[in-house]
RNA sequence: GCUCCCAUAGCUCAACGGAUAGAGCUGUUCCGUCCUAAGGAAAAGAUAGGGGUUCAAUUCCCUUUGGGGGCA
Numbered sequence: 001g002c003u004c005c006c007a008u009a010g011c012u013c014a015a016c017g018g019a020u021a022g023a024g025c026u027g028u029u030c031c032g033u034c035c036u037a038a039g040g041a042a043a044a045g046a047u048a049g050g051g052g053u054u055c056a057a058u059u060c061c062c063u064u065u066g067g068g069g070g071c072a
Base pairs, nucleotide, nucleotide: 001071002070003069004068005067006066007065010025011024012023013022018055028042029041030040031039048064049063050062051061052060
C1' cells in the first nucleotide's frame, strides 16, 4: 500500500428495515438480618463520529476513527 471482518450498558452478548433497543454479570437504592450473608424488589445505564437511501435505519450505502486477520 491492497483486501476482509468487527465496533450496542462498566463487562459478555441479543435485536426479519417497523414494539418503549433487550438479557446475564457487575455496580446503586430498598426489603431482608442483632450485624453480615443468602434471597427478593426497584431504578439507572448503550447503538464509535459524520453524511446518504427510505414513510421509517442498531440493521442498507459512503466516508472518517479505532481494533483484529490475510496479502505485498
Transfer RNA from Parcubacteria group bacterium GW2011_GWA2_40_23, 72 nucleotides, folded computationally. Its Rfam family is "tRNA". Its family is annotated with triplet codon-amino acid adaptor activity in the Gene Ontology.